[in-house]
RNA sequence: UCUGCAAUAGGCGAUGGGGUUCGCCUUUAAAUGCCGCAACGGCUGAUGACUCCUGCUUAAGC
Numbered sequence: 001u002c003u004g005c006a007a008u009a010g011g012c013g014a015u016g017g018g019g020u021u022c023g024c025c026u027u028u029a030a031a032u033g034c035c036g037c038a039a040c041g042g043c044u045g046a047u048g049a050c051u052c053c054u055g056c057u058u059a060a061g062c
Base pairs, nucleotide, nucleotide: 009026010025011024012023013022016053017052018051019050020049021048033043034042035041
């Protein structure tokens, strides 16, 4: 690395990690945001949801 068998569950939800929870998928999968005719153009957000941490951004104070 390939193949076979058995067991166990595992993975995904527009950028990181932990916990809880919801939905989806079974490896040929779930998933891969929006606006704009287009553009090497523009916009929101670290969440599916809640919360904590980290990173980023804005304002104020020390």
A computed fold for a 62-nucleotide RNA from a Candidatus Edwardsbacteria bacterium, annotated as Fluoride riboswitch aptamer (crcB RNA motif). The organism belongs to Candidatus Edwardsiibacteriota, within Bacteria. The coordinates come from a structure-prediction model, not an experiment, and the mean pLDDT is 78. The sequence was found by an Rfam model in a public genome assembly.